[in-house]
This is a predicted structure of a 76-nucleotide RNA (c-di-GMP-I-GGC riboswitch aptamer) from Thiobacillus denitrificans ATCC 25259. Of the family's consensus pairs, 86% are formed in the model. The organism belongs to Thiobacillus denitrificans, within Bacteria. The RNAcentral record of the sequence draws on Rfam and Ribocentre.
RNA sequence: UCCCGAAAGGGCAAACCCGCCGCGAGGCGGGGGCGCAAAGCGACCGGUCUCGAAAGAGAUAGCGGCGCUGCCGUGG
Numbered sequence: 001u002c003c004c005g006a007a008a009g010g011g012c013a014a015a016c017c018c019g020c021c022g023c024g025a026g027g028c029g030g031g032g033g034c035g036c037a038a039a040g041c042g043a044c045c046g047g048u049c050u051c052g053a054a055a056g057a058g059a060u061a062g063c064g065g066c067g068c069u070g071c072c073g074u075g076g
Base pairs, nucleotide, nucleotide: 002076003075004073005072011036012035016031017030018029019028020027021026034062040068041067042066044065045064046063047060048059049058050057051056
């Protein structure tokens, strides 16, 4: 350094509830934990979702892919 994911130390936080923002998908904060070894970050490709008659604009990273970064080390 790479593979891998035992242990240890921790970390994140689904649904749902409350408050706020948004036409909306959804986001933020608090509670709450279904889960996660990148459930850290990126909207680049695809998917799905929203607004729109369309053109298009937006959302989703905990849908798949890809990119960047990262804790520990029983073991290879």